[in-house]
RNA sequence: CCGGUGGGCCGGAUGGCCGCUCCCCGCACAAGCGGGGAGAGGAAAGUCCGAGCUCCAUCGGGCAAGGGUGCUGGGUAACGCCCAGGCGGGGUAACCCGACGGAAAGUGCCACAGAAACAUACCGCUCCGCUCGCCGGAGCAAGGGUGAAAUCGGGAGGUAAGAGCUCCCGGCCGUCCGCGGAGACGCGGCGGCGGGCAAACCCCACCCGGAGCAAGGCCGCACAGGGGGCUAUGGGCGCCCGGCCCGCCCCCGGGUAGGCUGCACGAGGCGCCGAGCAAUCGGCGUCCCAGAGGGAUGGCCAUCGCUCCGGCGGCGACGCCGGAGUACAGAACUCGGCUUACAGGCCCACCGGUCCC
Numbered sequence: 001c002c003g004g005u006g007g008g009c010c011g012g013a014u015g016g017c018c019g020c021u022c023c024c025c026g027c028a029c030a031a032g033c034g035g036g037g038a039g040a041g042g043a044a045a046g047u048c049c050g051a052g053c054u055c056c057a058u059c060g061g062g063c064a065a066g067g068g069u070g071c072u073g074g075g076u077a078a079c080g081c082c083c084a085g086g087c088g089g090g091g092u093a094a095c096c097c098g099a100c101g102g103a104a105a106g107u108g109c110c111a112c113a114g115a116a117a118c119a120u121a122c123c124g125c126u127c128c129g130c131u132c133g134c135c136g137g138a139g140c141a142a143g144g145g146u147g148a149a150a151u152c153g154g155g156a157g158g159u160a161a162g163a164g165c166u167c168c169c170g171g172c173c174g175u176c177c178g179c180g181g182a183g184a185c186g187c188g189g190c191g192g193c194g195g196g197c198a199a200a201c202c203c204c205a206c207c208c209g210g211a212g213c214a215a216g217g218c219c220g221c222a223c224a225g226g227g228g229g230c231u232a233u234g235g236g237c238g239c240c241c242g243g244c245c246c247g248c249c250c251c252c253g254g255g256u257a258g259g260c261u262g263c264a265c266g267a268g269g270c271g272c273c274g275a276g277c278a279a280u281c282g283g284c285g286u287c288c289c290a291g292a293g294g295g296a297u298g299g300c301c302a303u304c305g306c307u308c309c310g311g312c313g314g315c316g317a318c319g320c321c322g323g324a325g326u327a328c329a330g331a332a333c334u335c336g337g338c339u340u341a342c343a344g345g346c347c348c349a350c351c352g353g354u355c356c357c
Base pairs, nucleotide, nucleotide: 001353002352003351004350005349006348007347008346009345010344012304013303014302015301016300017299018298020039021038022037023036024035025034026033027032041328045339046338048337049336050335051334052333053212054211055210056209066208067207068206069205070204071085072084073083074082075081086100087098088097089096090095101203102202106201107200108197109196110195122144123143124140125139126138127137128136129135130133152170153169154168155167156166157165171193172192173191174190176189177188178187179186180185216261217260218259219258225252226251227250228249229248230247234246235245236244237243268287269286270285271284272283273282274281275280305326306325307324308323309322310321311320312319313318
């Protein structure tokens, strides 16, 4: 210098004009006005996991059903997340990916092709027999052929031909032994050698009550309901008693519209020190950091920055001019994660190649 791998971070700046939401102060009966302050994100998103909080259910425990998770150890409030490690796969490497328990409990499935996908011999090979044929019997699974997968691969011995039948090297399996490791597992020995699939049923281990801030709580115009009163006559049904309808006043509880709350101090941010490989944890100090509810956090202009394209100048670094672009997106009870989207840019560590010293 070129190519790559992993991680962290930023994601416009300044000024002017016009606006929005909330808080504080002052003025005002009020509407409002003036001044000051605060006002989106790394994902606020998808709402996919895990929690806090709230209400409902529940004596407590166990079993069953249903759902989820699935190598080991650690972290955490918890997790399907994170860290470290093991094993398998990919890459020259840095590094990346993995639903990664059990197929020796049972059941089931393995398309097409193929003789056969689970007990099987199609083409064949070898030996024996005879009536010598497109014959019969016995043996074999090495060769051919099919397939994603065919009875462990290569070599030698052995044999009538063959075969883990035997041996060597390698592979796989083991609920066996020894050593190492906290463990997954590794190494060595011994024994064995007919598949695969559990994101098929299933078995094993562990976890799980439901609904959600439109949760829930408080206050409550109207309207409707219940109770009481209207005294020596409240009104109407012609009058009186009774009854019915209505009105006025008081009380009660429910509760619509609406208002307040939940709701902004939290598994909190930042800095330093310490423990730990790390995730993370502990201590000390410091800071207060959006709260709408038709839902604010915006719009326009100017200058500058950044990127790309074109032109000009310059050996070159670069400079000047013109044009275009400047992302994804946007709080709504709050956290921890995961996933997805993102113009452009910065930093760190590492790997490979090439050149120079």
This is a predicted structure of a 357-nucleotide RNA (Bacterial RNase P class A) from a Dehalococcoidia bacterium.
The RNAcentral record of the sequence draws on ENA.
It matches the Rfam family "Bacterial RNase P class A". By type it is a ribozyme.
The gene name in the source record is rnpB.
The organism belongs to Dehalococcoidia, within Bacteria.
The prediction has a mean pLDDT of 77.